[in-house]
Context: one part of a larger RNA
Molecule: small-subunit ribosomal RNA, 3' major domain
Organism: metagenome
Order: sequence, then structure tokens, then C1' cells
RNA sequence: UGACGGGGGCCCGCACAAGCGGUGGAGCAUGUGGCUUAAUUCGAGGCAACGCGAAGAACCUUACCCGGGUUUGACAUAUAAAUGCCUUUCGGUGAAAGUCGAAUUUCCUUCGGGACAUUUAUACAGGUGCUGCAUGGCUGUCGUCAGCUCGUGUCGUGAGAUGUUCGGUUAAGUCCGGCAACGAGCGCAACCCAUGCUGUUAGUUGCUACCAGGUAAUGCUGGGCACUCUAGCAGGACUGCCCGUGUUAAGCGGGAGGAAGGCGUGGACGACGUCAAGUCAGUAUGGCCCUUAUAUCCGGGGCUGCACACGUGCUACAAUGGUCGGUACAAUGGGAUGCAAUACUGUGAGGUGGAGCAAAUCCCCAAAGCCGGCCCCAGUUCAGAUUGGAGUCUGCAACUCGACUCCAUGAAGUCGGAAUCGCUAGUAAAGGCGUAUCAGCAACGGCGCCUUGAAUACGUUCCCGGGCCUUGUACA
Repeated sequence: UGACGGGGGCCCGCACAAGCGGUGGAGCAUGUGGCUUAAUUCGAGGCAACGCGAAGAACCUUACCCGGGUUUGACAUAUAAAUGCCUUUCGGUGAAAGUCGAAUUUCCUUCGGGACAUUUAUACAGGUGCUGCAUGGCUGUCGUCAGCUCGUGUCGUGAGAUGUUCGGUUAAGUCCGGCAACGAGCGCAACCCAUGCUGUUAGUUGCUACCAGGUAAUGCUGGGCACUCUAGCAGGACUGCCCGUGUUAAGCGGGAGGAAGGCGUGGACGACGUCAAGUCAGUAUGGCCCUUAUAUCCGGGGCUGCACACGUGCUACAAUGGUCGGUACAAUGGGAUGCAAUACUGUGAGGUGGAGCAAAUCCCCAAAGCCGGCCCCAGUUCAGAUUGGAGUCUGCAACUCGACUCCAUGAAGUCGGAAUCGCUAGUAAAGGCGUAUCAGCAACGGCGCCUUGAAUACGUUCCCGGGCCUUGUACA
């Protein structure tokens, strides 16, 4: 100087407390361990691995296994030689890949050759093989915590100290005051994006107050741009104003005005560093290793295996409910081998057909809610697993191993032990919708969107994590 303490002081954080809803029990989905297996490819491992890489494993993907092939190779460049192909078609064999064979016609030309392709030969290709403890890059984490440092000066023999400590204050090393320090840098904040208010500009594909026309009805049509809205620009919030308090300071408490008030709210943004943290399988890359195989092509299988254990979720156990009928209101987004209306058809998944739309124009679009009827507390008109049968769709192909529909079946489950998680407001909880990946889909996942919309916070003694000062130490 650090680190540590079941030392002390001060201060924060959904850290506790106060509340609301869960997990842990059940069934299923999904990831992991284990077991099994020819293979069940590999990685990730307390927080910070386990709905993670994977924003899509039937084939492909695919790296694994079995079997069948190829060896300058599936892919790149170069040289030399030979050939004229390439392509297309056909035949044998085969599961395919491949292999054997037949036919067919190159282009340019200065006639030297060149372009392209094939074959042979050689350099080489290739490797998701190993090492993340050789690396780059990227990422997680402490932590959006308020810290981490430097120059000069001063002090100390020196390691170092000072500044950065102290008194206030703040979300903040934020600011003020004081001080052997004076300044500065990386962080904080602000500058960026979205949202909330107003003005202005512009009115089509949007809107419809007013005028007119028209319909069974609808901004449907002609005017119109007031309003809503769209999307550019500008304004607006700064403790600016008032009172109190404070050291006359920084600030703090209250108030006015205001759409918004003291960081308005949400995001992006992550200092010096820590964990030899993660990634050689995203890519790059040193070294090592394989080179008729650890390369490469194909068929099939596996990654989906199941005595079991754990994590994350979904659905429930019901009456604030279930079911039947009627009826209302969104936003984000997506659409050309695409989204698909009206219509017809099927109990339904769907099918037929195809208006319109490269889309503020057309299409895809709610549910909880509300109004009535039934159920009457039961393993039920709860719950829906499992299984049998019949189908639909995608796709060469749904056996292993897809999703969905209909009929039948109708399991566990009556609110969950010890323990444990999330959340402070348009949040939690509840409800649906959209979308990337994608032929299809194991999505109950991820990322977004809107609808309905709470409770509670006395307080900081305690648990956890963190910051500053101080103290002890046989630790470095």
C1' cells in the first nucleotide's frame, strides 16, 4: 500500500421489511445430468451453465454411427503435357453416390496461339482435428457501482503520502465551503433516440365540422383540410419565480404557473480493472496433428433413445368459474413461387375459386370485457394427459420423428414440505395480437405490441451485495 475480520462509523440497492403474484406437489413442453446406445456430435458448469450457442434436428442442416464409394479431391491458384470438349440424350449396374459404355456438336485467331472444359503429373487443397492456459476480435460479470488515475509542487531515507482526506450536499469524486496543494484526464451528467404538450409547414392513400349528391348501409362520391392523424421544422423545464430553511453557499422543504418540476419517463451509452471467466464450433490466427484419411460424396440411422434427478416454462386443480347464444373496443408488424376478400363447399382442420394489393389505398387481424340462458360444489358440464379410430396440410418422403382437425377415451390433480423467485406504476398480475427463423413444425420459447389494471413501502435492527472513512492483523 492492499486484502481480510462472526471490528467500528456513515450511506445506498425489490437487500430486508410492507404487499401482490409465483416456483418447490400434478400432467405436459423444453434444457441439463445420469443411464442406455453402433451413435445417442460438440460446447456452456455457483451467482455470471441448464427454453443457453440453436431466429426452426423428418432428408438437408450434421459436426456423430453403420454401410457403399472417391483420392489434385466437394472448393482455390499455378505450371507442364495430352485431348476437344462442356452440354444434352440413351443403355448396363446400383439404395444413392458412383462406376462401365454409346451417340452428339466448341468459340476466337495475326494460324504461333488464346478462351473454356476434361484428363494426367506436381506444387497444393481440405480438416466443426487439439490447445480460449499461445492469441486477435467479440461477450459475460462485479456494475450504470462512483469510482480509477496523471502532471507539477510539497512531505517522507524509502515503499509511498498529499491531491481523492475533512464539514455540508447529491442519484453521482454532483456541487459548495475549508485545506500544501494547484490543475488535468478516463468515468458521472449533458450532447443521441423514443415518448408526453403547443405552434408552424404540408393534406394523400389519411380525416369529415360545413355544403351538395347518392345508398338497404358505409367518407360511398364532388367540394373542404377545421378536427383526428401522418412527418419535417420550431418552441417548451432552467430550481427560472415566490416563501421558509441553510453559512450570505451548494442544496433541501413547500407553493404558484404549467401538458410536464426539480434526473419528467423509457432506451442507447458500461471508467481503471477483476474472474489465466466464455468462445480455436461464427469468422480470423501461432503451434501441434491427419493427408487413399482426422479429407470428401451418398443411402440409412442418431442428435427425439428412458428405472431416475435438477433447472426454466405452459396447463390446471374451478363458481371473480365452465359452457351456449348475442354484442363492443386495439396497437406493433407482415405480404409477390406472397397476403388473400366476397362467394360456394366440408362438423372441422381445410378445399374450390380468385376481386384487390409491391400496399396510410388491398389483404392478414383480437381476447379478456359487456348482455342473457344453463350448470349448483361433485373428481363435477372442473381439468385435460393418455390411448383407439377417421382425416387435413406441408413436403421426393411424416415408420423411427411433423403440425393441425373430428369422434371416442377421459389419467394425475381439490392450491402444493423444507426452501425459494419476480415486481415500486401504466409497474405487478391478467388478456389476446404481431413477428424473425421457416416448405412444414414439435413456439407452451425469443423479441415486440396493445387491452384491463392493482396492493404496499412504518422503517434500516437483521439477511445479501456494494461505496466511503477508520481500526486490528502471526496474510500478500